Record summary:
Large-subunit ribosomal RNA, domain II from a bioreactor metagenome, 681 nucleotides, folded computationally. Model confidence (mean pLDDT): 84 of 100. It matches the Rfam family "Bacterial large subunit ribosomal RNA". The RNAcentral record of the full RNA draws on SILVA.
Context: one part of a larger RNA
């Protein structure tokens, strides 16, 4: 892993609503007797239960009564329908849909593992070292002290047996639920071990790891209490049909649960809701003002007054590169301003148009993690696929086109068939259905054909504007001049256009020439502008505005617009086509609602959670076909028929003895999931 079997809302009371059926102001018997049965029905039985009458705490009084001083107000009755039995929807008590902890209790069992202890026994190759003591010889005054043998002492050294287990290898579905192999550490000792006995579950033994107590130990292990409890995960088993949510408020030892309201359904009433137009109202947002208020705010102009100076014996005064009320011009702010104000939205009347639209009461539920997107906002960093709120809308629960691929963007809501047609968003060169349409630009950057880039930089280029300058010759280029008082004054060591200051920056000759544009000298010189004249011969020049492209430009494996590739197949306007969905339309069928005697018309059939409603199949009970059945049931591999399905029926072949129709009843009544149980392969 597959393949069988088995596997989960069930029974008992109680209540409650609904629906079938009895009687109905009454309804209805328990238990016990009778009778009679194969179970079992049948009579009886009126005890006792519900109802018919309430209010009060009650005395009590009563279609009323309690509160009260009240005949008030106000509560709670009063207008009648119930009750008994079956089914079914839910609720409660019960293990209560099923499996599932850790754990807690009480009563036993364990020291054959292993931890300590207690009696008795066993073990410990070989080899060093050489304490005390002693004997002797030296030595003393006697000891002391020393040399030499003897001795044979140690939680004493080397190391085998045995007991540990320090490194590293192997082993890791091992040879092993802890080993091999090598190296190690202790080996007379707090040594190591046989046998036999003791200590027991909050208890034991522990040279103390919370170890160890029988492959179990922060409290063994077996049974029971017991189906402990689980707001937590998982799983919960045939059809079809109709409707169809929510992830919200409030509360809550609550936050991933729960209650009550919101939202779904199902029934049984009510006749209301929505949209449009007209009329009519409340209101203080957006927006906009602020010489309308409260703050809050840039500059100027005036300067109350304060601060610094000067003056005085004091007082008066004079000033000012400071601060600054108040006016005054000029600008501009506010979610907790407003002198002013929409749009939508909201309430009301009226009329029209529409409906699985409103509503109220009962049965039954789900749902109370919400998510992305467009507005309008808080918060964040005007960050976040952030995050809290409003409104809308979509996933959720929604297939189906397009966006290369994508939960929600964009088009569209899938009843069901069709080798019919038409759109939609987006396409139409090819990979791809459809234009190499058709017309006019624009781009030259592979810009760009997805999406996104900026401040700033540029004689890219296109269009379009304003203003100047031009056949009395512009611009540009070339030739030629660009002078003179004068080296203007002043400064200066020098200052001559050109270190620097100063101004009636003058005059003069000119076709023009600044007391001078830049280089340039130590100051001159030099070289050039400006201005002018020829020379050429047609446009030139500033300054804006748009379009399209340029540089700015930048990330970690190897690139790309989906590819390919294009100069249009780019980008921009404008036209015709044609393609493209489960959209519309066609033809045909089904279901469902309403309507209607019906023909038949209309309108609807996407769904999670839910809720209703109609079926199929198993098994067993009653009846029922005078049912089939060894001339082959039931079961099986298969082929066909058949229904909208879940399924039904035929027939061949196997099997070899039961087994069905039809109407009724009753359930150990349907399996893909539970890391489900068994067994099989």
């Nucleotide at each position: 892993a597959c393949c069988u079997a088995c596997g989960a809302g069930u029974c008992a009371c109680c209540u409650u609503c609904u629906u079938u059926a009895g009687c109905g102001a009454g309804g209805u018997u328990a238990a016990g007797g009778g009778u009679u049965u194969a179970a079992g029905g049948c009579c009886u039985g009126u005890a006792a239960c519900c109802g018919a009458a309430g209010c009060g705490a009650a005395a009590g009084c009563g279609a009323g009564u309690c509160c009260g001083a009240a005949c008030a107000a106000g509560g709670c009755g009063u207008a009648u329908a119930g009750u008994u039995a079956g089914a079914g929807g839910g609720g409660g008590u019960g293990g209560a849909c099923g499996c599932g902890a850790a754990a807690c209790c009480a009563a036993g069992u364990g020291a054959u593992c292993u931890a300590c202890a207690g009696a008795u026994g066993a073990c410990c190759a070989g080899g060093c070292u050489g304490a005390a003591g002693u004997u002797u010889c030296g030595g003393u005054a006697a000891c002391a002290c020393g040399g030499a043998a003897u001795g044979g002492a140690g939680g004493g050294c080397c190391g085998a047996a045995c007991c540990a287990a320090u490194a590293g290898a192997c082993g890791u579905u091992g040879a092993a639920a802890a080993g091999u192999c090598c190296c190690u550490g202790g080996a007379u000792g707090a040594g190591u071990u046989g046998u036999c006995u003791g200590u027991a579950g909050g208890a034991g033994u522990g040279a103390a790891a919370g170890g160890c107590c029988a492959a179990u130990c922060a409290a063994a292990c077996u049974u029971g209490g017991a189906g402990a409890u689980a707001g937590c995960u998982c799983g919960u088993a045939c059809u079809c049909c109709c409707c169809g949510a929510a992830a919200u408020g409030c509360a809550u030892u609550u936050a991933g649960g729960u209650g009550c309201a919101g939202c779904g359904u199902c029934g049984a009433g009510g006749c209301a809701g929505u949209c449009u137009g007209c009329g009519u109202g409340a209101g203080g947002u957006a927006g906009a003002g602020c010489g309308a208020c409260u703050g809050a705010u840039a500059g100027g102009a005036u300067g109350c007054g304060a601060g610094g100076g000067c003056u005085u014996c004091a007082c008066c005064g004079c000033c000012u590169a400071u601060c600054a009320a108040g006016u005054c011009c000029u600008g501009a702010u506010a979610a907790a301003c407003u002198c002013c104000g929409a749009a939508u939205g909201c309430g009301c009347g009226c009329a029209g148009a529409u409906g699985g639209u409103c509503u109220u009461c009962g049965g039954c539920a789900g749902u109370g993690a919400g998510g992305g997107c467009g507005c309008g906002g808080g918060u964040g960093c005007u960050a976040a696929c952030g995050u809290c709120c409003g409104u809308g809308u979509c996933c959720g629960a929604g297939a189906g086109g397009a966006a290369a691929a994508g939960a929600a963007u964009c088009c569209a809501u899938a009843u069901c068939a069709u080798c019919g047609g038409c759109u939609a968003a987006g396409g139409u060169c090819c990979c791809g259905a459809a234009g190499u349409a058709u017309a006019u630009g624009c781009u030259a950057a592979g810009u760009u054909a997805c999406a996104u880039u900026a401040a700033c930089g540029a004689a890219g280029u296109u269009u379009u504007g304003u203003c100047g300058c031009a056949g009395u010759g512009a611009c540009a280029g070339c030739u030629a001049g660009g002078a003179u008082g004068u080296u203007g004054g002043c400064u200066u060591g020098g200052a001559a256009g050109c270190a620097g200051c100063c101004a009636u920056u003058c005059a003069u000759c000119u076709a023009a020439a600044g007391a001078g544009u830049g280089c340039g000298u130590a100051a001159c010189a030099g070289c050039u502008c400006a201005c002018u004249a020829g020379u050429c011969g047609a446009g030139c020049g500033a300054c804006g505005a748009a379009g399209c492209g340029u540089g700015g430009a930048u990330a970690a494996u190897a690139a790309u617009c989906g590819g390919g590739u294009a100069u249009a197949a780019g980008c921009a306007u404008a036209u015709c086509a044609c393609c493209g969905a489960a959209g519309c339309c066609a033809u045909g069928g089904g279901a469902u609602g309403u309507a209607g005697c019906a023909a038949u018309a209309c309108a609807u059939c996407g769904g999670u959670a839910g809720g209703g409603g109609a079926g199929c199949a198993u098994u067993c009970c009653a009846g029922u076909c005078a049912g089939c059945g060894u001339u082959g049931a039931a079961g099986g591999c298969g082929u066909g028929u058949u229904g909208g399905g879940a399924g039904a029926c035929a027939c061949u072949c196997u099997g070899g003895a039961g087994c069905g129709u039809c109407u009724g009843g009753a359930a150990a009544a349907g399996c893909a999931a539970a890391u489900g149980u068994a067994g099989g392969u």